[in-house]
RNA sequence: AGAGUUUGAUCCUGGGUCAGGAUGAACGCUGGCGGCGUGCCUAACACAUGCAAGUCGAACGAGGCCCUCGCCUUCGGGUGAGGUGUCCUAGUGGCGAACGGGUGAGUAACACGUUGGUGACCUGCCCCAAAGCGGGGGACAACCUUGGGAAACCGGGGCUAAUACCCCAUGUGAUCCAGAGCGUUAGAGGGCUCUGGAUGAAAGGAGCAAUCCACUUUGGGAGGGGCCUGCGGCCUAUCCCCUAGUUGGUGAGGUAACGGCUCACCAAGGCGACGACGGGUAGGGGGCCUGAUAGGGUGGCCCCCCACACUGGAACUGAAACACUGACCAGACACCUACGGGUGGCAGCAGUGGGGAAUAUUGCACAACGGGCGAAAGCCUGAUGCACCAACGCCGCGUGCUCGAUGAAUGCCUUCGGGUUGUAAAGCGCUUUUCUGGGGGUAGAGUAUGGACGGUACCCCACGAAUAAGUCUCUGCUAACUACGUGCCAGCAGUCGCUGUAAAACGUAGGAUGCAAGCAUUAUCCUGAUUUACUGGUCUUAAAGCGCGUGCAUGCGCUUUGGAAAGUCGGACAUCAAGCUCCCGGCUCACUUGGGAGAGGCCGUUCUCAACUACCUCACUAGAGGGCAUCAGAGGGAGGUGGAAUUCCGGGUGUCUCGGUGAAAUGCGUAAAUAUCCUGAGGAACACCAGUGUCGAAAGCCGUCUCCUGGACUGUCCCUGACGCUAACACUCUACAGGUCGGGACUCUACAGGGAUCAUUACCCCCGUAGUCCUUCCCCGCAACGAUGCAACUCGGGGAUCGUAGGUGUUAAACCCUUCUUGCACUUCUAACGCGUUUAUUUGCCGCCUGAGGACUACGGUCGCAAGGCUAAAACUCAAAGGAAUUGACGGGGGCCCGCACAAGCAGCGGAGCGUGUGGUUUAAUUCGAGGCUACGCGAAGAACCUUACCUGGGCUUGACAUGUUCGUAGUAGGGAUCCGAAAGGUGACCGACCCUUCGGGGAGCGAUCACAGGUGCUGCAUGGCUGUCGUCAGCUCGUGCCGUGAGGUGUCCGGUUAAGUCCGGUAACGAGCGCAACCCUUGCCCUGUGUUAUACGUGUCACAGGGGACUGCCCGUAUAAAGCGGGAGGAAGGUGGGGAUGACGUCAAGUCCGCAUGGCCUUUAUGUCCAGGGCUACACACACGCUACAAUGGCCGGUACAAUGGGUCGCGAAGCCGCGAGGCGGAGCCAAUCCUCCAAAGCCGGUCUCAGUUCGGAUCGUAGGCUGCAACCCGCCUACGUGAAGUUGGAGUUGCUAGUAACCGCAGGACAGCUAUACUGCGGUGAAUACGUUCCCGGGCCUUGUACACACCGCCCGUCACGUCAUGGAAGCUGGCAACACCUGAAGUCGGUUACCCAACCGCAAGGAGGGAACCGCCUAAGGUGGGGCUGGUAACUGG
Repeated sequence: AGAGUUUGAUCCUGGGUCAGGAUGAACGCUGGCGGCGUGCCUAACACAUGCAAGUCGAACGAGGCCCUCGCCUUCGGGUGAGGUGUCCUAGUGGCGAACGGGUGAGUAACACGUUGGUGACCUGCCCCAAAGCGGGGGACAACCUUGGGAAACCGGGGCUAAUACCCCAUGUGAUCCAGAGCGUUAGAGGGCUCUGGAUGAAAGGAGCAAUCCACUUUGGGAGGGGCCUGCGGCCUAUCCCCUAGUUGGUGAGGUAACGGCUCACCAAGGCGACGACGGGUAGGGGGCCUGAUAGGGUGGCCCCCCACACUGGAACUGAAACACUGACCAGACACCUACGGGUGGCAGCAGUGGGGAAUAUUGCACAACGGGCGAAAGCCUGAUGCACCAACGCCGCGUGCUCGAUGAAUGCCUUCGGGUUGUAAAGCGCUUUUCUGGGGGUAGAGUAUGGACGGUACCCCACGAAUAAGUCUCUGCUAACUACGUGCCAGCAGUCGCUGUAAAACGUAGGAUGCAAGCAUUAUCCUGAUUUACUGGUCUUAAAGCGCGUGCAUGCGCUUUGGAAAGUCGGACAUCAAGCUCCCGGCUCACUUGGGAGAGGCCGUUCUCAACUACCUCACUAGAGGGCAUCAGAGGGAGGUGGAAUUCCGGGUGUCUCGGUGAAAUGCGUAAAUAUCCUGAGGAACACCAGUGUCGAAAGCCGUCUCCUGGACUGUCCCUGACGCUAACACUCUACAGGUCGGGACUCUACAGGGAUCAUUACCCCCGUAGUCCUUCCCCGCAACGAUGCAACUCGGGGAUCGUAGGUGUUAAACCCUUCUUGCACUUCUAACGCGUUUAUUUGCCGCCUGAGGACUACGGUCGCAAGGCUAAAACUCAAAGGAAUUGACGGGGGCCCGCACAAGCAGCGGAGCGUGUGGUUUAAUUCGAGGCUACGCGAAGAACCUUACCUGGGCUUGACAUGUUCGUAGUAGGGAUCCGAAAGGUGACCGACCCUUCGGGGAGCGAUCACAGGUGCUGCAUGGCUGUCGUCAGCUCGUGCCGUGAGGUGUCCGGUUAAGUCCGGUAACGAGCGCAACCCUUGCCCUGUGUUAUACGUGUCACAGGGGACUGCCCGUAUAAAGCGGGAGGAAGGUGGGGAUGACGUCAAGUCCGCAUGGCCUUUAUGUCCAGGGCUACACACACGCUACAAUGGCCGGUACAAUGGGUCGCGAAGCCGCGAGGCGGAGCCAAUCCUCCAAAGCCGGUCUCAGUUCGGAUCGUAGGCUGCAACCCGCCUACGUGAAGUUGGAGUUGCUAGUAACCGCAGGACAGCUAUACUGCGGUGAAUACGUUCCCGGGCCUUGUACACACCGCCCGUCACGUCAUGGAAGCUGGCAACACCUGAAGUCGGUUACCCAACCGCAAGGAGGGAACCGCCUAAGGUGGGGCUGGUAACUGG
């Protein structure tokens, strides 16, 4: 420090995700030791048990125990007096219990932090200082007695002490009242001094004593606290208004103290967009985590503050509490009970239950440190010091070290060579941290006693490599790879994603990488994220400029003089510990710990300066505004007025259609339309002028005239003197549509109706309502756009390119100055496109944005008559959504061009019969493949058996075939009669071998065995090879250079030209490659050579071989006088002469595993192999390709003429003879220019038929034959005779062909025993028609354009509906929670009132009084009840997107 992910690729925007660090953690696997820390984050849920606050006998009385001395005694003991004795129990009394410890529920607050104030205050114990401590009195507990009660406990009577309580005296000082004075402060006194008056204190204890400790009043201090205050720190405006003690005053009360703190009266204030009030959440800080900083997150442990103590309320005591282990009341809960009534509060330490993913021992000690009491000894102390449990965290150590290559064995992989595990092991040597055993043994303790930790740390000795390694990962990001298994299954996954038979991504194994007593995962926070941007982002098109203006607050603001010093800059001081940074020390180091130094924002005090900002002030005129003088204009409002046209009404002429459309129809019209002529009525809009012209802030504005009125420009440089810019909130205006009231209604026209259309809720047509127009008031959403807020500033250049308005100038112009406006362009800016003084540069201010969808939505609020507007979420889903540009592909986009592509022609197909193929169906099987063009007379250049892969049945199992190992084998291998059998196969008389030899044997053969063979079984989507197609279309690329951030472009474009990216010219390109062309074969002409054969014997028209010939070479025209094109000459042939072979980069996962080859998988007495029979030949049907026809350009009969290519010895087969014929007999000749095939047919000549289902046509069927073959039943071909079907030229549609072509005619060949060939491949014979042309159909090429496509238009994609799943909104209703309000009831308690009740201290002789108590009443009030509302949840029939 970045990386992966949107695309075919690119740049950008933008979100998701990852690598780092951290944690009071948890879970999975694993686990040796030690030190230091940390450990209920959830139920402020409920708690059994024990402990956590007592102490003082030197405040007091009583009692017990003990001791001493008496007396009595039943010898157990009882009793009396005394005590520097002691302890305990409870009591009176004092101090403490308000500290320490816990928790974070509440609290958004002066609660906290920080800074000040208190002249408005308090302070027990402690310290310093001053003064005092005299006299007296009456009670109450304990105790005794009595009563009640289960208990807790309570009541009556009686006795008693005090440092308990009360009275009197004294009064330095204190307080209050009155008066006088002094000084301080910003100001106000309760400050200080003096005078007079008034008020009110005290307690003793110990000690022989000295004295000490207490006590009272007062002043001061230290420490602690109360109150006030500036500033600071959460979310929400879908909370905008809140407030009656509310704000202030006067007086009183109350408090330690100010204060509406409380009350009475008076006034009507107070707070709030600088966010009041309300809602939600939350203890705050020091700090901690992260981060480069700024920040963000957090508040566990430790320290400070606050709040709380079962929930709520209120008080007492006290220096201090409204009091965690005090009291009272109410409530909930729990326990005890004799049912009458009582008791309790772990958010103290342990511990239990419960909750939860989850958090420890009912331990030891007061030795240390600290605290309470005490004169002290001492007692108490779950504070604290320690120990236990837990890898929960951090830090440290170890699990050994050195040598050791036959690179052992094993495992795994393998191309079988090897590689790796791996110096790793074994083995040799060494060490002992740790473990175990034994011995010693601290510091922590001070002048002395006393050690929980602890027989611990640590030290010494001994033994022995011994007691000690896991976990995660290995496709990219991200370090680390192979094999097997699995087969979109099982699974993985942080993201992109992996898995459908060759998975480095799943599982296992081997290996490897990382970290290590831990390692992964999950959760959360920061970072990366400049992805909320203060540092540090944006807004034409990616999300984002309000529709426009006016304008308050706010922010910002021209030049200049002087001032003060608020901000700013600088210096000094101050600012709790721990923590942080640095240094030093000390536990062996480290973590931890001790000491020192430093840093530290804000806030505070003070000094200096005056540049900048703000402020005050003197001026100025460049900004802004005004005056005067011009000037252009559809700027706005009101009132008049004009012509053309449309429609309607009236009248005339005049008839039959008119109208409308791509074509029609609906519609109108004989009751007279349309057309045409003449009047009239009414409304709306204003042709020409007219223009990327004008004006306006925008919306918008156009006949013409008048009136009223706003703004701009120019000139002048006359006036004011910064008066300015922007603008949240607010307010005005705002097209069209829409609403309200009335009017008006020519045209057009939503809606509705009809027509047309295969069909439409459309386009088109007919008709036509609201509306469109006017008056009034609303509405305010727009692609209200320059998708660009307003204002200001800014190097330069060119052209006037375009205009408008004005000025100057001129006879008129031009040049020149300013204004508005259009187009181009440099620096800059931009992701690019582009913008560029009319800025997308720079500055000020405002508005707005933060992934896509959900959502311009819901709920709430607000505006509106309504329609609806403004404001504006969340759940959930996704890993993208998006911008610009690039290359392709596509377009019922454009331009140019080509092709039997169309057109022009000829012959067909589609109808019939038959043949063949395919589909379908059938079947035991009808083997398989091929499927638009590019499958369908295709693989198949030959299915009766074979072929054959299919079916049925019968056999064989190292096999029908190959190789190797081992063993065997001499009458062996081989042949093979007979018998069984459908055959295969079985049986097996008989015959009967070979090569080499060292003579042992070996080889071959055969048999057996083990390896293996075999498979037309699967995968053409694992492949090679081959092939089809686009397409014989003219394209496809590269090197260097240049352009672009980049994909990429350029070259390959443009102008011509060509069959052609063929060539020429231009050109940031210059060259090159694969294609094109040429080279090759064949054919046409000529020459030469040769001559098997042919021969007319001369030869060459024939055959073979070689060569020549054609190149736009020549001429004319045209052209850029380039390429080329047009014409001509010559020539057998002329502009690639005809034909063939030749197929660029690539596309279709095109076809083929059944031609062959081949990976993987499957099969192995079968999916192999052999055999017989059957099937591939089926047949309601459909399609494709053909043949034959439908006839007279013909059929039939007779005669007659002319080819070429080929093939032939298991062959072609002549002559001759037989047969109507197929064919038979025959066998010459020929291994072929020799012989055979071999008579070519159409044609020509003659005859016949005469338009008909025929002398056309030949299907179908019968009979008789022939041929091949082991065999023609399924299932061959041919012949003869007989039979004589459909069919009379074929719908929509569709195919081939541009010349020796189409069409017609026959011939040959391959394979083959034969044949289904009408197929295929060739060969020759006869031999046309037409092409104006490129608009259209199909296919293709180049350029250009649009694109949301890239699997590329057979693309992408929208909505409804059906079913299922999830989240959420609305909703009658049902049911919770929270905070208030109104009324009722109202505990305890303070305060107040009343009293005829009660009472020791004081007064009084007494009565009585003062004072106290109690009771009752009142105010306040917790809680409870009732009620209507508010806010916020849950659930819900139904329902929405």